[in-house]
RNA sequence: GAAUUUCUUCGGGGCAGGGUGUAAUUCCCUACCGGCGGUGAUAGUCCGCGACUCCUGACGAUAAAUGUCAGGAUUGAUUCUGUGAAACUCAGAAGCCGACAGUUAAAGUCUGGAUGGUAGAAGAAAUAA
Numbered sequence: 001g002a003a004u005u006u007c008u009u010c011g012g013g014g015c016a017g018g019g020u021g022u023a024a025u026u027c028c029c030u031a032c033c034g035g036c037g038g039u040g041a042u043a044g045u046c047c048g049c050g051a052c053u054c055c056u057g058a059c060g061a062u063a064a065a066u067g068u069c070a071g072g073a074u075u076g077a078u079u080c081u082g083u084g085a086a087a088c089u090c091a092g093a094a095g096c097c098g099a100c101a102g103u104u105a106a107a108g109u110c111u112g113g114a115u116g117g118u119a120g121a122a123g124a125a126a127u128a129a
Base pairs, nucleotide, nucleotide: 003127004126005125006124007123008122009121010120017029018028019027031109032108033098034097035049036048037047038046044096045095053073054072055071056070057069058068059067078094079093080092081091082090100112101111102110
């Protein structure tokens, strides 16, 4: 102590109160929540990544299913004013967005896949320019 490899741990929050109804945390009023990295300055809404869904290839004993690994596709939403050297990130104001399956009734918030997976974060060991 650059870099590489291996291992360990960690790694997502949220309908209080009320209305209608046979029935709703799903509708209506209202309430609440915001993963990871980046950035001239702190971000759900900028740039990029992950989750969900779909597809392809390889592997294994294989036609399918399932599994592991690799790759690809898809993937929501913001403006105004102010301060400042600098902010779509701060302050003030007003907005907007949120996978799939399930459900006595339509779900960002309930239940489930998921005691899963992952962007990534921290640490340890080995090699060692």
Overview:
This is a predicted structure of a 129-nucleotide RNA (FMN riboswitch aptamer (RFN element)) from a Marinilabiliales bacterium. Lineage of the source: Bacteria > Pseudomonadati > Bacteroidota > Bacteroidia > Marinilabiliales. The coordinates come from a structure-prediction model, not an experiment, and the mean pLDDT is 81. The model forms 100% of the base pairs in the Rfam consensus.